[in-house]
Context: one part of a larger RNA
RNA sequence: CUGGGCAUAAAGCGCACGCAGGCGGACCAGUUAGUCAGUUGUGAAAUCCCAGGGCUCAACCCUGGAAUUGCUUCUGAAACUGCUGGUCUAGAGGAUGAGAGGGGAGAGUGGAACUUCAGGUGGAGCGGUGAAAUGCGUAGAUAUCUGAAGGAACACCGGUGGCGAAAGCGACUCUCUGGCUCAUUUCUGACGCUCAGGUGCGAAAGCUAGGGUAGCGAACGGGAUUAGAUACCCCGGUAGUCCUAGCCGUAAACGAUGAGCACUAGGUAGGGGGAGCUCUGACGCUCUCCCUGCUGUAGCUAAUGUGUUAAGUGCUCCGCCUGGGGAGUAUGGUCGCAAGGCUAAAACUC
Numbered sequence: 001c002u003g004g005g006c007a008u009a010a011a012g013c014g015c016a017c018g019c020a021g022g023c024g025g026a027c028c029a030g031u032u033a034g035u036c037a038g039u040u041g042u043g044a045a046a047u048c049c050c051a052g053g054g055c056u057c058a059a060c061c062c063u064g065g066a067a068u069u070g071c072u073u074c075u076g077a078a079a080c081u082g083c084u085g086g087u088c089u090a091g092a093g094g095a096u097g098a099g100a101g102g103g104g105a106g107a108g109u110g111g112a113a114c115u116u117c118a119g120g121u122g123g124a125g126c127g128g129u130g131a132a133a134u135g136c137g138u139a140g141a142u143a144u145c146u147g148a149a150g151g152a153a154c155a156c157c158g159g160u161g162g163c164g165a166a167a168g169c170g171a172c173u174c175u176c177u178g179g180c181u182c183a184u185u186u187c188u189g190a191c192g193c194u195c196a197g198g199u200g201c202g203a204a205a206g207c208u209a210g211g212g213u214a215g216c217g218a219a220c221g222g223g224a225u226u227a228g229a230u231a232c233c234c235c236g237g238u239a240g241u242c243c244u245a246g247c248c249g250u251a252a253a254c255g256a257u258g259a260g261c262a263c264u265a266g267g268u269a270g271g272g273g274g275a276g277c278u279c280u281g282a283c284g285c286u287c288u289c290c291c292u293g294c295u296g297u298a299g300c301u302a303a304u305g306u307g308u309u310a311a312g313u314g315c316u317c318c319g320c321c322u323g324g325g326g327a328g329u330a331u332g333g334u335c336g337c338a339a340g341g342c343u344a345a346a347a348c349u350c
Base pairs, nucleotide, nucleotide: 004321005320006319007304008303012318014201015200016199017198021194022193023192025088026087027086028085029084030083031082033081034080035077036076037075038074041071042070049065050064051063052062053061054060091191092188093187094186095184096183097182098181099180103177104176105175106174107173108172109171110154114150115149116148117147118146119145120144121143125136126135162169163168206247207246208245209244210243211242215241216240220236221235222234223233258317259316260315261314262313263312266295267294268293269292270291271290272289273288274287275286276285277284299306300305323350324349325348332343333342334341335340
């Protein structure tokens, strides 16, 4: 390389868009590039293989054949692939009419809680723990009432419920805006799928500049615990957490399961539509499309499990794996302000 694999054994890129490339629906006609059949020339000899022969045999040698799976000439075939022309609507997309939604961005508003400040009442403790102490408090704390300010997060509803490609999204209102579903079968007529490279998005932490800072809180200080305690517990507390602009580009970025299409028992529950039946209506029943769960047949699987949301049966395209350690390291390259990211070995060793 081939073969074999990628939920948990090594292995699905965090997610998407998408150029090149690969692959691609139905029918008709043409073409004959691929393809197939025959044919021409060539494919040196020796070797290998087969048959026969010569050295007493064998090795060895001689003769003939086969083979040389390739390239090429010409003739023919036209199913399949390609190409050309024409047509179609089942894929894909558009239109029209409905619908659900924490999808995204901006602006504004609200209440609870918390902390601080001001004032009133009050007068000795509060706080904290396993127990304490540090800490706060007669300069009046804690508690309680009134008022003000500020920042962050949005209880209940709330749900194996919804939306989003993923990351993720939850108070309310307005504006702008993306996607999805159903119905009609009205239009286009294969316009599709995947995608190396590329581009964009991408939790938290971290970085740069400017703001903001209530609570929480790495670092740090103190009190405890302890043999010690650079911890767990307690009292404080800076960065950070928040906003704006820009970087970073990683996560157990998980369903540890790439994307698309088709096919292959059911039962049950939830969410969003549509149609029909019963019907005054509600309720209910049946069918149907989309989404989210549970259970389970066949099948698959080493087992666990999975099972129309496949890990079943097939096709297309991409990514990835090849014993453990060394090592996701060194080196080089590249990106980054840095932290570091991406790419990625070997010696040696078991």